[in-house]
RNA sequence: AGUAGAAUAGCUUAGCGGUCUAGAGCGGCCAGCUUAUAAACUGGCAGGUCAUUGGUUCGAAUCCAAUUUCUACGU
Repeated sequence: AGUAGAAUAGCUUAGCGGUCUAGAGCGGCCAGCUUAUAAACUGGCAGGUCAUUGGUUCGAAUCCAAUUUCUACGU
C1' cells in the first nucleotide's frame, strides 16, 4: 500500500433523516441524611463544537466522499 469495521461527556455506551440546540450508567461537584468535614443512601448541578473537512437535503450525530486515528483480516 489492499479489504472490512469503528470514532458521541473523564470512562462504558444508547440514539429510525424531523418530539434531539443529544440521553443513560459509572465517575466529578453541591446539598440533605448521619454522633460525623467518613461511608452508604436520597436529591440536585456541571460536563458533548457527536474525530476533522466538505457535500446531499427544507432539515444531518444519523446519508455520501475525503482525511486522521484505532481494530480485525489477507498478501
This is a predicted structure of a 75-nucleotide RNA (transfer RNA) from a Candidatus Saccharimonadota bacterium. Rfam family: tRNA. Rfam classes the family as a transfer RNA. Its family is annotated with triplet codon-amino acid adaptor activity in the Gene Ontology. The sequence is in RNAcentral, with records from ENA. Lineage of the source: Bacteria > Bacteria candidate phyla > Candidatus Saccharimonadota.